[in-house]
RNA sequence: GGAGUAGGCGAGGUGGUUGCCUCUUCUAAAAAAGAAGGGGAGGAAAGUCCGAACUCCACAGGACAGGAUGGUCGCUAACAGCGACUCCGGGCGACUGGAGGAAAGUGCCGCAGAAAACACACCGCCCAGCAGGGUAAGGGUGAAAAGGUGAGGUAAGAGCUCACCGCUUUGGUGGUGACAUCAGAGGCACGGUAAACCCCAUCCGGAGCAAGGCCAAAUUAGCCCUGAUGAGAUGGUCCGUCUCAAGGGGCGGGUAGACCGCUUAACCUAUUGAGCAAUCAACAGGUCAGAUAAAUAACCACCCCUGUUUGAAAAAGCAGGAACAGAAUUCGGCUUACGUCCUGCUCCAGUC
RNA sequence: GCCCAGUUAGCUCAGUGGUUAGAGUGCUUGCUUGACAUGCAAGAGGUCGCUGGUUCAAGUCCAGCACUGGGCACCA
Numbered sequence: 001g002g003a004g005u006a007g008g009c010g011a012g013g014u015g016g017u018u019g020c021c022u023c024u025u026c027u028a029a030a031a032a033a034g035a036a037g038g039g040g041a042g043g044a045a046a047g048u049c050c051g052a053a054c055u056c057c058a059c060a061g062g063a064c065a066g067g068a069u070g071g072u073c074g075c076u077a078a079c080a081g082c083g084a085c086u087c088c089g090g091g092c093g094a095c096u097g098g099a100g101g102a103a104a105g106u107g108c109c110g111c112a113g114a115a116a117a118c119a120c121a122c123c124g125c126c127c128a129g130c131a132g133g134g135u136a137a138g139g140g141u142g143a144a145a146a147g148g149u150g151a152g153g154u155a156a157g158a159g160c161u162c163a164c165c166g167c168u169u170u171g172g173u174g175g176u177g178a179c180a181u182c183a184g185a186g187g188c189a190c191g192g193u194a195a196a197c198c199c200c201a202u203c204c205g206g207a208g209c210a211a212g213g214c215c216a217a218a219u220u221a222g223c224c225c226u227g228a229u230g231a232g233a234u235g236g237u238c239c240g241u242c243u244c245a246a247g248g249g250g251c252g253g254g255u256a257g258a259c260c261g262c263u264u265a266a267c268c269u270a271u272u273g274a275g276c277a278a279u280c281a282a283c284a285g286g287u288c289a290g291a292u293a294a295a296u297a298a299c300c301a302c303c304c305c306u307g308u309u310u311g312a313a314a315a316a317g318c319a320g321g322a323a324c325a326g327a328a329u330u331c332g333g334c335u336u337a338c339g340u341c342c343u344g345c346u347c348c349a350g351u352c
Numbered sequence: 353g354c355c356c357a358g359u360u361a362g363c364u365c366a367g368u369g370g371u372u373a374g375a376g377u378g379c380u381u382g383c384u385u386g387a388c389a390u391g392c393a394a395g396a397g398g399u400c401g402c403u404g405g406u407u408c409a410a411g412u413c414c415a416g417c418a419c420u421g422g423g424c425a426c427c428a
Base pairs, nucleotide, nucleotide: 001348002347003346004345005344006343007342008341009339010338012303013302014301015300016299017298018297020040021039022038023037024036025035026034027033042324046335047334049333050332051331052330053329054208055207056206057205066204067203068202069201070200071085072084073083074082075081086099087098088097089096090095100199101198105197106196107193108192109191122139123138124135125134126133127132147165148164149163150162151161152160166188167186168185169184170183171182172181173180174179212260213259215257222251223250224249225248226247230244231243232242233241234240253427254426255425267286268285269284271282272281273280274279304321305320306319307318308317309316310315353424354423355422356421357420358419359418362377363376364375365374370408379395380394381393382392383391401417402416403415404414405413
């Protein structure tokens, strides 16, 4: 210098002047107004992708359908999140990607190829006069071809037999567990695909603060649909038929307002302890935006930082202090966007 | 603020994971006509919105991003 990866901070400090939103106290008993004091955007406030709180609706219980998740153990209010570990893969390395079941069933595997899963043997090899038979070793096709390498064996071959490796399976040991390891048995049965249907395990009622509550203002009537274990009529009774009907939905009509929900909460900061960690516990202190078309700003002085010019230096002058983006019921995550900012670790190249 | 849907040729739309993605309309060229319209024949025209992933193979399946469109107030 380049590359990889993990994290932090996100932008200066002090004082002054002028404004905006909001809260408390006072002038004062209320409104308006004024004075003093307190607070005033983010790491992503974003996307709205997950999970909850909260509110309303629905609901005896359960099941089906539908959806989500998927190694193991733990953390958490919950999660598709986080931590630690296991196995497989990639990397020289820091580090990083993946994860139930293909021996329950169904489907698909185009083209090429003889054959794409019950091997219908194309070439080749062997037996053989041909017909026919044996052969999955070799060739060729393909993303994928029916355990691999070597030796024996055979007419030629082949787990046909043997050794090693792989696979399946039984048992022991260690571990909470995924799994690891050791010993034995089996000639091998099981191609791929579940971000195809599906199976297994676990979880899930729906809508969302424009939820919902309460008050005020304003509005001609009316029409259509639906309508209860409802009322009436018909009827001996039931079913049925007719009428009425609270309520619900739609059209048409009106309003474009106030308050609550609304910010003290799975909250923030510091210390100590438990734990590898995520996280949890104890104790102390703190209150930290609540606007409604939407406030959170502008300027000045000094200091600080960065760049640059002059200069031997001290110093002086000039320029700059950003980017992504802006709360809208509230939290926990994920994802995406961003910086001449800062730090740790690793690799490569060069120099000492 | 909250909740949905969509993006394929110039335009309107089809498209079971499998040959070189199609149709209508529009465009170009030729034929037909005295000339045009119509008709006939041929042709051009595609980053399947973008980036990753699953798969032998993606317009299609799964994520993320971008863009476009729609709906949701209260009273009676």
Predicted 3D model of RNase P RNA and transfer RNA as a complex of 428 nucleotides. Rfam match: Bacterial RNase P class A. About the family: Ribonuclease P (RNase P) is a ubiquitous endoribonuclease, found in archaea, bacteria and eukarya as well as chloroplasts and mitochondria. Its family is annotated with tRNA processing, ribonuclease P activity and dimeric ribonuclease P complex in the Gene Ontology.